[in-house]
RNA sequence: GGCUAUGUGACUGCUGUUUAACAGAGGAAAGUCCGGGCUCCAUGGACAAUGACGCCAGGUAACACCUGGGAGAUGUGAAUCUACGGAAAGUGCUACAGAAAAUAACCGCUGAUUUUAUAUCAGUAAGGGUGAAAAGGUGAGGUAAGAGCUCACCACGAAGAUAGGUAACUAGCUUUGGUCUAAGUAAACCCCGUCAGGAGCAAGGCAAAUUUAUAGGAUAUGUCACGUCCUUGACUAACUAUAUGGUAGGCUGCUUGAGGUCAUCGGUGACGAUGAUCCCAGAUGAAUAGUCACACUAGACAGAACCCGGCUUAUAGGCUAACU
Numbered sequence: 001g002g003c004u005a006u007g008u009g010a011c012u013g014c015u016g017u018u019u020a021a022c023a024g025a026g027g028a029a030a031g032u033c034c035g036g037g038c039u040c041c042a043u044g045g046a047c048a049a050u051g052a053c054g055c056c057a058g059g060u061a062a063c064a065c066c067u068g069g070g071a072g073a074u075g076u077g078a079a080u081c082u083a084c085g086g087a088a089a090g091u092g093c094u095a096c097a098g099a100a101a102a103u104a105a106c107c108g109c110u111g112a113u114u115u116u117a118u119a120u121c122a123g124u125a126a127g128g129g130u131g132a133a134a135a136g137g138u139g140a141g142g143u144a145a146g147a148g149c150u151c152a153c154c155a156c157g158a159a160g161a162u163a164g165g166u167a168a169c170u171a172g173c174u175u176u177g178g179u180c181u182a183a184g185u186a187a188a189c190c191c192c193g194u195c196a197g198g199a200g201c202a203a204g205g206c207a208a209a210u211u212u213a214u215a216g217g218a219u220a221u222g223u224c225a226c227g228u229c230c231u232u233g234a235c236u237a238a239c240u241a242u243a244u245g246g247u248a249g250g251c252u253g254c255u256u257g258a259g260g261u262c263a264u265c266g267g268u269g270a271c272g273a274u275g276a277u278c279c280c281a282g283a284u285g286a287a288u289a290g291u292c293a294c295a296c297u298a299g300a301c302a303g304a305a306c307c308c309g310g311c312u313u314a315u316a317g318g319c320u321a322a323c324u
Stems, first nucleotide, its partner, number of pairs: 001320004006295007014024004026301001030312002033310005038200004050196005055069005070084001071082004085191002090189002092185003106128002108124006136154006155179002157176004162171003204252003212243005222235004259278008296299001
């Protein structure tokens, strides 16, 4: 790195589909961190803003994912890790200590002066100290003492032309004291390049009570104004029909897929192509549970809710490939 995630049997009890047999929680179902499928809305183009990504080449529906390379770093090693474009576009920062973090002098070394003192002036950056880092390194010459001051060999920088590689990049060659260098830092601001419409299955769709409005019922044989009658006035039920809308609830979306398994071929690999074969949860207050018996590896982390590809996190035990 890979596989597995208690096993077997019986009885009782659930859900789905089909017509009586079959199927029924995970490697992470978790986090809701990325990318999409799907649904609805919006959409002429450009620019700005905001956010994400950032070595090269591939894979993929796509990705901030995966594979293989390059560079740098870590490890004895097999291997592992990466906030990996640009510091000559600009701005900022590099604490404390230290003389000073790039216009350098605390101690020291050398020379001169005279008041002979822990004195003053001039030169120096090789030695010491501070620090993560202090004017490239080693050696020789030279100097009052020193210094790339000069030389030899290296290191770094710059310029040029080659070789290998698709590329990132690698290797050496030539010239040059250029070395106070083109210092470091962008997970600082920034610059450069590429990409990005919004909301989400509680998306959406279908039919649809109750309620509301209109007409009828109803010129009410109903109710009220009045104790009773007549007249007059006002109000209106059950029920029927229609209209708009779409609340509760119901149905759907809802599981056949960028699908699984096996074989062959291509490729370093991710993966792709071809053929065969299989159907593998669709609940909706929430289904797969309980009991008994046996076995040994003595059972960890832990339960789908539209679906898929990743990443991250948690994880007892067992089996196993290759390598140091």
Record summary: Bacterial RNase P class A from a marine eukaryotic metagenome, 324 nucleotides, folded computationally. Its Rfam family is "Bacterial RNase P class A". It is annotated as a ribozyme.